[in-house]
Context: one part of a larger RNA
Parts: sequence; structure tokens; C1' cells
RNA sequence: GGACUAACGCUGGCGGCGUGCCUAACACAUGCAAGUCGAACGGGGUAGCAAUACCCAGUGGCAGACGGGUGAGUAACACGUGGUCAACCUACCUCUGUGUGGGGAAUAACUAGCCGAAAGGUUAGCUAAUACCGCAUACGAUCGUUUUGGGGCAUCUCGAGACGAUGAAAGGAGCAAUCCGCACGGAGAGGGGACUGCGUCCCAUUAGUUAGUUGGUGGGGUAAUGGCCUACCAAGACUCCGAUGGGUAGCUGGCUUGAGAGAGCGACCAGCCACACUGGAACUGAGACACGGUCCAGACUCCUACGGGAGGCAGCAGUGAGGAAUUUUCCGCAAUGGGCGAAAGCCUGACGGAGCGACGCCGCGUGUGGGAAGAAGGCCUUCGGGUCGUAAACCACUGUCGAAGGGGACGAUAUUGACGGUACCCUUGGAGGAAGCCCCGGCUAACUACGUGCCAGCAGCCGCGGUAAGACGUAGGGGGCAAGCGUUGUCC
Repeated sequence: GGACUAACGCUGGCGGCGUGCCUAACACAUGCAAGUCGAACGGGGUAGCAAUACCCAGUGGCAGACGGGUGAGUAACACGUGGUCAACCUACCUCUGUGUGGGGAAUAACUAGCCGAAAGGUUAGCUAAUACCGCAUACGAUCGUUUUGGGGCAUCUCGAGACGAUGAAAGGAGCAAUCCGCACGGAGAGGGGACUGCGUCCCAUUAGUUAGUUGGUGGGGUAAUGGCCUACCAAGACUCCGAUGGGUAGCUGGCUUGAGAGAGCGACCAGCCACACUGGAACUGAGACACGGUCCAGACUCCUACGGGAGGCAGCAGUGAGGAAUUUUCCGCAAUGGGCGAAAGCCUGACGGAGCGACGCCGCGUGUGGGAAGAAGGCCUUCGGGUCGUAAACCACUGUCGAAGGGGACGAUAUUGACGGUACCCUUGGAGGAAGCCCCGGCUAACUACGUGCCAGCAGCCGCGGUAAGACGUAGGGGGCAAGCGUUGUCC
């Protein structure tokens, strides 16, 4: 000098765009943040004479594995980058092939009863389905046997054929056409899983570490390779090219600085990972070992009729606490995107906006021209004067910003605008409402007076102050920057 997610002191007019718990991954009152489908199903209710329309809990389907938060843990194939899978999976979407026949048994809701303070539970009875279960069929699929052609990188793999075995399905809307579905396959797209080369902080005042440890065989498990797990067998495996241990840390694109090499950092935005009160576990599912799901244990908080129950803001706001320090319990689904739905639509604290904070960057204003050999006043003075100073007053103007009044968008060609009567435009009036902060001994730009008297104080370094202090305090003057200016902290 530059850069801050900054804070503190003094000061503070406006706008745009950004940005805002770095500390206690501390505890949380309250509200909201994930639902949707009646065109899968039976039923209940409201209105109506009815047809019918609408609403609802339940069964069922899809979604709740996305989106949003945080950085605790992690030195690891976690991340980055390049490869491999002949060792794999993939709901919804796109293209394509084949099919969708015929049956059965239940159960919630509901009704009746009972238990409980509640949360909730229980008995009996009835009923439906795209819920559940057999049977049939099988283009292709899987498995076994077998014939044959090709390929490769070892285990192998791809194609054609024969025989046998196994295993599917669901309907709904519509007058209909048809549409939406369902089942078994193939291909694609996008997404994921696994393996691997290389890279990835400090300490040797950490030198030895390891028994599922290293390898093999059989078995199990997984979508899949594998000590991933298990039984047996062998005795290996890693290490000064730093094993093991300890400390610290999410990683990256990037950001800051620097001429560069490099150094430091990883806020916002984007990609990946990990976590969801703490620890453990599985269930469901295409996908989770699942933030607003389940179970167990623990700590904590709350309710209780003392028998027993309920909860998890590292979602958006907000509260307490901690701290030098970090915002509204706002508006809207109008846009973009997401879930569900045939659609209308519903939901969406994602998101779009507004609010607060000079926290940052950028832009603008606080007036312009004229005006005395120069008012008053302040300060200094050699008492002559000098200086503040064209500065003010005064005269003539202007109208940015702000104020008031009027018009009024784009964002959405169409039905739809939270922002918003906002931006922007026009008119009115009138200099009115808008300047401070730090410094002036040298470094370093800017000097005098008074007060003080090694006191009070200053100070980044050198150093000032003990009676004329340009270094302390005040004043006048001056210098620098400016809606900011200084200080402190961190990095280069």
C1' cells in the first nucleotide's frame, strides 16, 4: 500500500447493487417450512323433491431420499483430476416389442360394546379397490443341458438355434372415438454404486505397527467386486520414499495479495462430502439406514388423575444465553423451479420481493455566477499591520437529491403482478432540508499563541514534557480524506 462476513470511537443527506452469528453442532416459547390425487376404492356429511354439486376421515397410489440448513466429525479414494467395471443398480421421462384371460380370501373406514386423565388401545360384526393371494398364458426374461459362430484383458464375454424348468398383469374416465394407466422385456437419457494412478497440513521431543491382521479354500451376504462376514489352512502385511501415534482441518471451482514465482484463505455463489439432541439399529422403498419417519438406550425439557405419556429450529422468522459483533415473529405464489393431479387446481419460509444495518462497492448531492485594497468578529502582531477572506453580507440565477400534486410501466402477446401507485415522466415552490473526521517534531503534506512545568499527558518507531514545548491541553490558522474519517484485529 492492498484486502476484509469485521468490530470500536466520532459523525451521518440520497440512490443502485451486494452482503449480514466468524462465538455456544448452546437451549429453545409461538407460527409457518410437504403434500397431493374423488378420473383407484367403499363409506360419512352438507345443499337439494330429485338428478346432481361440494366437503371429509379412512384404504390405496405417487411424493416425503428433492428442495432448504450446518461444518460437528473426517488426513480418508472424503475431495480434485485421469482412468476401469468382462463386478453393478436405476422410480419418474423418451423410443420400441409382447401381453392385459379367469378366480379367491380378507381388512380399515363404518356399526355396537369396553378400557384409559391423556396419548391411545381392545372385542365382536359388515364392506370395496389400481390393496392382498392362487390358477392360466409367456414375444422376450432368468436358470439348466446342448449345437454353433465371433471377440477379448485372466476370471470371461457377445450373437444365432434346440430341449426342459421358473415366473406377469388392473383397472379408470368418456355416448363414443380415444386418453390415462397395468404386466414382462429391449434401447436411451439423466442419476447413482464400486475399484484405481496421481495430488492433498504440522510434529521424529511419535520408530516401530498389525490377529480378520496379510493371503488362500469352502460357504454366506450384496445390485455388485472384495476379510464385507464366517469356518478351516498358511504366516504373512505395512514402515525412514515416514508406517503407527498425536495435533489441526470439511475438500474443490475459486478469493486476497504479489511484476511473477509464491504466500495466506475456503464468507457470499457453484460442485462434491458429512451431519440432523447424543449413541446404536433396522423397516419401507427404484433410491434412506432417512433434518420436520420408526425402534432402543442416554441426557435435557414439558404434561399427568402418578398408572403413564409428549418433544428435538445445524428450515424461515423469532427468544434466551455466549460474545467486540451479525437483521423482520414482513408480503406473495405474479415470475422461475419443485411435488401431486387427465385437468381445473392445491401445496411450496425453495424462490420472487419488501424491511433493518454507511457492513462493503459504485454513483449523486450539500449550490452556481458576481461581490471590498477587504465589513463586524476571532487569532497573531515589531501596534505599522497581517490573516481567516470573495469567505460572509448583498445582487442575479439554477433546480440534481429531497418535499407536495398529477400521470404511470416493463417484468406476462393471451387469464394472472407480491413488488407497487414502485421505477420513470410532468408540474409547483424555493438556497431553502443535507459535513464531518483525522492529522500538522522527523519518517509525512500541514505553525503560531496561550496554559502546563518529568506534572497532567502523548507515542507506530525515533522519542517529547524538569518555566518561552511547532511533539501534552485549548484556540486561531493550515494539511489530508470525505458521507465518511480514524483506531484495533487478520492476511499478502

Description:
Small-subunit ribosomal RNA, 5' domain from a Candidatus Eremiobacteria bacterium, 492 nucleotides, folded computationally. Model confidence (mean pLDDT): 87 of 100. It was read from a public genome assembly.